A computed fold for a 264-nucleotide RNA from a Chloroflexota bacterium, annotated as Bacterial large signal recognition particle RNA. Of the family's consensus pairs, 93% are formed in the model. Its mean pLDDT, the model's own confidence on a scale to 100, is 77.

RNA sequence: UCGUGCUAGACGGGGAACUAGCGGUGCCCUGUACCCGCAAACCGCUACAGCGGGGUUGAAUUCCCACCCGAGGUCCCUGUUCUUGCGAUUCUGUUGGUGCUAAGCGGCGUUGAUGGCUGGGUCCUACGCGGCAGAAGCCUACGAACCCCGCCAGGUUCGGAAGAAAGCAACGGUAAGUGGUUACUUCUGGGUGCCGUAGGGUAGCCUGGCCUGAGUUGGCUGGCAUUGGCAGGUCGUGAGACAAGAUCGACGGUGGGUGCACGG
Numbered sequence: 001u002c003g004u005g006c007u008a009g010a011c012g013g014g015g016a017a018c019u020a021g022c023g024g025u026g027c028c029c030u031g032u033a034c035c036c037g038c039a040a041a042c043c044g045c046u047a048c049a050g051c052g053g054g055g056u057u058g059a060a061u062u063c064c065c066a067c068c069c070g071a072g073g074u075c076c077c078u079g080u081u082c083u084u085g086c087g088a089u090u091c092u093g094u095u096g097g098u099g100c101u102a103a104g105c106g107g108c109g110u111u112g113a114u115g116g117c118u119g120g121g122u123c124c125u126a127c128g129c130g131g132c133a134g135a136a137g138c139c140u141a142c143g144a145a146c147c148c149c150g151c152c153a154g155g156u157u158c159g160g161a162a163g164a165a166a167g168c169a170a171c172g173g174u175a176a177g178u179g180g181u182u183a184c185u186u187c188u189g190g191g192u193g194c195c196g197u198a199g200g201g202u203a204g205c206c207u208g209g210c211c212u213g214a215g216u217u218g219g220c221u222g223g224c225a226u227u228g229g230c231a232g233g234u235c236g237u238g239a240g241a242c243a244a245g246a247u248c249g250a251c252g253g254u255g256g257g258u259g260c261a262c263g264g
Stems, first nucleotide, its partner, number of pairs: 001264006009057003012030004020046005034054005063257006072248004078243002081241009091232011103221003106217003115211008123200006129193002132189006139180004148173003156165003
C1' cells in the first nucleotide's frame, strides 16, 4: 500500500410538557434515516440512564469531537410599535331631535294686526212637522150545499075552496179566510231632514257685529339650553401580533481524530 474477514459504532435529530433525573409512547419543528412487543392520571431505566427479541451495514462521503451558519420552539410586569374587545372622558370635529328667543330675511296687517265684548252655526236634550221602512184599517176580486141574511122556481105540508105556512136549488149580499192595491187613515222604528220651537252648552273650528289702534307670526338663517348618534383623540383594563433580550437548537458547512486478524 492492496485484498479478505471481524469488532467498536451506526441504522434520524431537536423543542415544549411530564419526570428526583434519563429515555420512550403522545404533541410540535425539521427531515426521510430497519422490523416486532410494552407504554400517559403511563412503560422501562439509574448519571455508562428505555427494556426484550431479530436484521442490515461497518473503520470511513456514512463513526466521534470542535467551530460556523441557522429553520424552529420556549421564557420575558422589557417596549410609550401595532391590531382588537370592553369601560370612562366638561377633549376635537361632524350630524340629528326638542324647547326658548326674535338679531336678519320672509308671510299677514289702516281693504284694520294683537286684544276685548257679543250673536249664530257645528254639539246635546225634549217636542212638533215632513220623509223612508214595516204593520193594520179603508177599497176591490174570489169566497157559505146545510148549522148566515133577503128573495124564493119546482116540489112538500095544512085547508072543501079561497088561501096560508115551512123552505132546497138558482140569484143577490154578508162573515171567517185568501189575493191585489195609486191614493187616504192609524200605529211602530231609525246613523231619516241645508225643517221648526224651547232649553242646555267646557274646549276647538266656521262665521257676523261693535270697541281700541300697530303689530303679529315663528316658515328660513342666527343665538341659548337640553338630549341622542357617528368618527377621531386621551386614560384604564383584557387578548393578540411584532421588535429587543435570554435559552435550547435540527439540517448544512469547515477542520481534526479513530481499531483488530490474516494474506500479497